[in-house]
This is a predicted structure of a 96-nucleotide RNA (SAM riboswitch aptamer (S box leader)) from a sheep gut metagenome.
RNA sequence: CUUAUCAAGAGCGGCUGAGGAAACAGGUCCUGUGAAGCCCGGCAACCUGACAUUUUGUUGAUGGUGCUAAAUCCUGCGGUUUUACCGAGAGAUGAG
Numbered sequence: 001c002u003u004a005u006c007a008a009g010a011g012c013g014g015c016u017g018a019g020g021a022a023a024c025a026g027g028u029c030c031u032g033u034g035a036a037g038c039c040c041g042g043c044a045a046c047c048u049g050a051c052a053u054u055u056u057g058u059u060g061a062u063g064g065u066g067c068u069a070a071a072u073c074c075u076g077c078g079g080u081u082u083u084a085c086c087g088a089g090a091g092a093u094g095a096g
Base pairs, nucleotide, nucleotide: 001096002095003094004093005092006091011040013039014038015037019030020029021028024076025075026074027073041068042067043066046064047063048060049059050058051057052056072090077087078086079085080084
C1' cells in the first nucleotide's frame, strides 16, 4: 500500500502493585473488592488441517497470529427523515 472483518464470544486462577480505557480534545467509565504487565486458562476461526465441491460449503482446533469491561466505550468530519441512522476519517487484527 491492497483487501476482509470490527454490536457475538471468552477466568470468582497465580505473580505483581497504580494506574487504565490507542494518540489529541471533550465526555463517560473501570480500578487496592487489585489497573497496566507477565504466566496459566479460555474464546474465536484470519492463515491452517480434513472431507465434499468448483461457487464455495461442512467440520476440526495440531500449528502461526489475534482477542479475552462497556459497539473500535461515545463524540470530533459529512449527509439525512436529526438526539437516531448512514457514510467518511482515524485506529485495531488477519492475509498478501